[in-house]
RNA sequence: GGGGAAGUGGCUUAGUUGGAAGAGCGCCGCGUUCGCAAUGCGGAGGCCGUGGGUUCGAAUCCCAUCUUCUCCA
Numbered sequence: 001g002g003g004g005a006a007g008u009g010g011c012u013u014a015g016u017u018g019g020a021a022g023a024g025c026g027c028c029g030c031g032u033u034c035g036c037a038a039u040g041c042g043g044a045g046g047c048c049g050u051g052g053g054u055u056c057g058a059a060u061c062c063c064a065u066c067u068u069c070u071c072c073a
Stems, first nucleotide, its partner, number of pairs: 001072007010025004019056001027043005049065005
C1' cells in the first nucleotide's frame, strides 16, 4: 500500500429483501424476608463509531473517514 470482517444502553449482544431499536446481565425504586440472597413488579439509560449522500422514510443502501481484528504484498 491492497482485500475482508467488526463497531448498536455500563457490559455481552439481537435486529441487514428500508417502515424507525429489543434482549440478558448490571443499576434504581417497590413488594416478599427479622435481615441478606433468591424471586416478582415497575423504572432510568442507546437515536446505532464519525461526517456526508440517496429516499416520503436509513442501524439497514452509497461515498468518505476513524478504531480494532485478520489476510496479501
Predicted 3D model of a 73-nucleotide RNA (transfer RNA) from a bacterium. The coordinates come from a structure-prediction model, not an experiment, and the mean pLDDT is 81. It was read from a public genome assembly. It matches the Rfam family "tRNA". Rfam classes the family as a transfer RNA.